[in-house]
């Protein structure tokens, strides 16, 4: 980088460094000098994999990850229409884990 499978309306912040954009992309809408995004430390959430215990489906949270603004922040494509809008469903894209290439 890529394939498959599963999940994505729950949950979880303090301090330090640093100094301008950030929220993947596009549109919207937000966050940000009352210091965001990022990095580090500590803390926390969760329970995908391993482990252990019980024993068929749970528990623990020891190890490997992951996560800690907003539902993946909302939409993008299709159902779906002359055009526009709302809702819903499914998808695409993305993220994470596990197993492969």
């Nucleotide at each position: 980088c890529u394939u498959c499978u599963a999940u994505c309306c729950a949950g979880a912040g303090a301090g330090g460094c640093g100094g301008a954009g950030g929220g993947a992309c596009c549109g919207g809408c937000c966050c940000g000098a009352u210091g965001a995004u990022g990095c580090c430390u500590c803390g926390g959430c969760a329970a995908c994999c391993a482990a252990u215990c019980a024993c068929u489906u749970g528990a623990u949270a020891u190890g490997g990850u992951g996560c800690c603004a907003a539902u993946u922040c909302c939409g993008g494509c299709a159902g779906u229409a002359a055009a526009g809008g709302a809702u819903c469903u499914g998808g695409a894209a993305g993220a994470u884990a596990g197993a492969g290439g």